This is a predicted structure of a 142-nucleotide RNA (FMN riboswitch aptamer (RFN element)) from Chitinolyticbacter albus. The model forms 100% of the base pairs in the Rfam consensus. Its mean pLDDT, the model's own confidence on a scale to 100, is 78.

[in-house]
RNA sequence: CAACGUUCUCAGGGCGGGGUGUAAUUCCCCACCGGCGGUAUCCGCGCAAGCGGGAGCCCGCGAGCGCCUGCCUCAGGCAGGGUCAGCAGAUCUGGUGCGAUGCCUGGGCCGACGGUGAUAGUCCGGAUGAAAGAGAUCGUGA
Repeated sequence: CAACGUUCUCAGGGCGGGGUGUAAUUCCCCACCGGCGGUAUCCGCGCAAGCGGGAGCCCGCGAGCGCCUGCCUCAGGCAGGGUCAGCAGAUCUGGUGCGAUGCCUGGGCCGACGGUGAUAGUCCGGAUGAAAGAGAUCGUGA
């Protein structure tokens, strides 16, 4: 300090008020929340080189469902694979500018699976799990 690897640690927020009803944090009205990496006309610091921050809906990733394999007490459960058939959300108006789906302005939209006394982004559960990745560490190497 390029690159490769070891080990460890960390790694998700949110239903408050009212209505209906036998029953709803699940419906209706108002509200609330926004993982990780990339991108950067914005912001801060600096004389400068540069450093730090900056998108839920732009690009990609993650968990989850599904699928495949194995086992079992086989309408199911457990373990493994990790993209394998497949699913995997959502943005516009105006402004500035060479340039903006990122800045400013106003409006809009989205949210796995299973459960439930009634339909869930916000409750309970798998989950004291897993993981995109972040940091540290030691080693190989240059």